[in-house]
Context: one part of a larger RNA
RNA sequence: GGCAAGGAGUUUAUCUCUGUGGCGAGGCUAACGCAAGGAAGCCUAAGCGAAAGCAAGACCUGCGCAAGUUUGAGGCAGGCGGGUGUGAAAGCGCCUACAGUCACAGGGUUAAGACCUGAAGCUGGACGAUCUAGCCCUUGGCAGGGUGAAGUCUGGCGAAAGCCAGAUGGAGGCCCGUUAGAGUUGCUGAGAUUCAAAUCGCUCUCGUGACCUGGGGCUAGGAGUGAAAAGCUAAUCGAGUUCAGCAAUAGCUGGUUCCUCUCUAAAUGUAUCUGAGUACAGCCUGGCCGGAGGUAGAUAGUAGGGUAUAGAUACUGAUUGGAUAACCAAGGGGAGAAAUCCCCAGUUACCCUGUCAAACUCGGAAUCUACUAUCACCGUAGAAGGCCGGAGUGGGGGUGCCGGGGUAAGCUCGGUAUCCGAAAGGGAAAGAACCCAGCCUAAGGUUAAGGUCCCCAAAUUCAGGCUAAUUGAAGAAAAGUGUCCUCAACCAUAGACAAUAGGGAGGUUGGCUCAGAAGCAGCCACCCUUCAAAGAGUGCGUAAUAGCUCACCUAUCUAGGUUGAUGGCCUUGAAAAUGGACGGGACUAAGCCUGAUACCGAUACCUUAGAUUUCGAAAGAAAUAGCGUUGAGAGGUGUCCUGCUAGGGCAGAAGUCUGGGCGUAAGCCUGGGUGGACCUGGCAGGAAUAAGAAUCUUGCCGAU
Numbered sequence: 001g002g003c004a005a006g007g008a009g010u011u012u013a014u015c016u017c018u019g020u021g022g023c024g025a026g027g028c029u030a031a032c033g034c035a036a037g038g039a040a041g042c043c044u045a046a047g048c049g050a051a052a053g054c055a056a057g058a059c060c061u062g063c064g065c066a067a068g069u070u071u072g073a074g075g076c077a078g079g080c081g082g083g084u085g086u087g088a089a090a091g092c093g094c095c096u097a098c099a100g101u102c103a104c105a106g107g108g109u110u111a112a113g114a115c116c117u118g119a120a121g122c123u124g125g126a127c128g129a130u131c132u133a134g135c136c137c138u139u140g141g142c143a144g145g146g147u148g149a150a151g152u153c154u155g156g157c158g159a160a161a162g163c164c165a166g167a168u169g170g171a172g173g174c175c176c177g178u179u180a181g182a183g184u185u186g187c188u189g190a191g192a193u194u195c196a197a198a199u200c201g202c203u204c205u206c207g208u209g210a211c212c213u214g215g216g217g218c219u220a221g222g223a224g225u226g227a228a229a230a231g232c233u234a235a236u237c238g239a240g241u242u243c244a245g246c247a248a249u250a251g252c253u254g255g256u257u258c259c260u261c262u263c264u265a266a267a268u269g270u271a272u273c274u275g276a277g278u279a280c281a282g283c284c285u286g287g288c289c290g291g292a293g294g295u296a297g298a299u300a301g302u303a304g305g306g307u308a309u310a311g312a313u314a315c316u317g318a319u320u321g322g323a324u325a326a327c328c329a330a331g332g333g334g335a336g337a338a339a340u341c342c343c344c345a346g347u348u349a350c351c352c353u354g355u356c357a358a359a360c361u362c363g364g365a366a367u368c369u370a371c372u373a374u375c376a377c378c379g380u381a382g383a384a385g386g387c388c389g390g391a392g393u394g395g396g397g398g399u400g401c402c403g404g405g406g407u408a409a410g411c412u413c414g415g416u417a418u419c420c421g422a423a424a425g426g427g428a429a430a431g432a433a434c435c436c437a438g439c440c441u442a443a444g445g446u447u448a449a450g451g452u453c454c455c456c457a458a459a460u461u462c463a464g465g466c467u468a469a470u471u472g473a474a475g476a477a478a479a480g481u482g483u484c485c486u487c488a489a490c491c492a493u494a495g496a497c498a499a500u501a502g503g504g505a506g507g508u509u510g511g512c513u514c515a516g517a518a519g520c521a522g523c524c525a526c527c528c529u530u531c532a533a534a535g536a537g538u539g540c541g542u543a544a545u546a547g548c549u550c551a552c553c554u555a556u557c558u559a560g561g562u563u564g565a566u567g568g569c570c571u572u573g574a575a576a577a578u579g580g581a582c583g584g585g586a587c588u589a590a591g592c593c594u595g596a597u598a599c600c601g602a603u604a605c606c607u608u609a610g611a612u613u614u615c616g617a618a619a620g621a622a623a624u625a626g627c628g629u630u631g632a633g634a635g636g637u638g639u640c641c642u643g644c645u646a647g648g649g650c651a652g653a654a655g656u657c658u659g660g661g662c663g664u665a666a667g668c669c670u671g672g673g674u675g676g677a678c679c680u681g682g683c684a685g686g687a688a689u690a691a692g693a694a695u696c697u698u699g700c701c702g703a704u
Stems, first nucleotide, its partner, number of pairs: 001701006011112003015108009026043003032037001047054002057080001059079005081096006115255002118252001122245006133219006140212002142209001144176003147172001151168007181206003186202002189200002221237001223233003258636006268281005282393002284390006293378003297375008310361002316357003321352002324349004331344005396420010425436003440610007450600003453585003459597001461596006472587001479571002482569003486565006499556005505529003510524003535550001539548002612625001613622003637690001639687010655674008
């Protein structure tokens, strides 16, 4: 891993609701007893009050539903009283003529293990020192070599104490050492489903000592032992193991077994030692009461508002430049011997000008909200409204628009709409929430979004433009004499623009300055004349002149030209990590813009048939409804046992294998083979009643 079997809302009491039934102002019985019985007790029939205690209407009016009429059960609205508590009173609170009770079944609550599995832990009693820690008694062990302490002897020296030398001697938690034995430094080697739940190899340390070791004994669980690491106490230690308390507790994880049908959520508010929970409300579902209106839409009217935009001598505040006035401590400048004075800057006020605000508003939309009217739609096949039973949810998320925080975020916090959540189908290559579209079954047709060269269903369709970048085919600024359209101004057959040829003068070297300054360092001025035209000079140039050139004019030539602006497409700007991506091939349109006509294309829409839903006793009618997680509600299938009833079976029961048929499904019926003795329908009752999941349990098989 596979298969089989087992495997999870039960039982008792309690309160409550619903259904069915008995009796009914009453209903029911408990222990006990063989039984007949038994009457303690419980609920209800009266409330109010803390208590002492006191203690109530079968009242009146109107409206009005239930096939028709009448009436007016229940219902709705109102009135007058009554009981009790409080109070001096007024008043106020609660109650006031009605249905209960018992049984069974079902939904839920509470107490219990309470749907099942799962802790780490806490407490108690036992069992452990054959591992290991320490201690006690006893036993055994340490090749060989080196070093050479004290002491002693001899000699020498010395007055002596003693010193020196040579021998002798054999000390040491001394040295070397794969002696035995003990340990375990490095390779972070081998091995790591291992030889091994700590090993193997090489290397390394100790090896006469606080040494190593055999045997026997002692000390233990908040306790021992510890040259101390919270180490060790039998592969277990920041409190051993085992059994018991025990089904500990778990707001947490996982699992929870047949089918179909109807409706269908929430991820919000408030509170919480609360944010993984819970309570109430909100949103879902079922039933009952009720008995005629209702409002998701459109239009109109009336009323409300202070947002967007806008505004600024309409306030509060911010704010550009300037004018005027006043002030002016400190700052800058000037005058003065100083006192002090003047100017600038600065401050304040006002005026002109230019601009701002979520916590400004003289104004002020759209959308919106409430009410009314009309239409529309829903509603006696039951609206509005009300009551009761059962929940789940209270981790949300995306997108568009409006905002707060943040440099920003596939960020975070709000509002609003919508979708995903719980939504399939078509499109976007592929994609929870983007576009189209909300799903019973079968068949046929038409469209939506999006598409129509091939992959790939449908146009190599039509008309007019643009692009040359493979732009298209992700996005980004300033820039472009790339190209297209449009607009404006000016010049032009009295000849423009460009090109070529020629002229480009005189007063004058203007004045000043200067070494010089002559169009061309600088300052000032910028006139007059001749002319077709020519600046007191556009640039280069010279020491200054000179020289070249331009403006300006003429000629040749010839028809458009010059400048500016908006817009379209395009270009550069333009960098990301394995090797390239329009989905790919490919495409100059099969790209982009504008217009047109066909076609393709979905579970959408239409048609036909069936089934379901709602109402109904049925016949039938209605609606045009149909997705669905959590959840609520309804109906059904199967298994086992019991009662009643009806049957089947050796001419072959159950089981099992294999065909056929029926049912929306769970399932049911049946033919044949096998098998060899029991089995079942109907109506009821009762359950240890349905398996794919729980690192589920047990067994078998398989893999390594």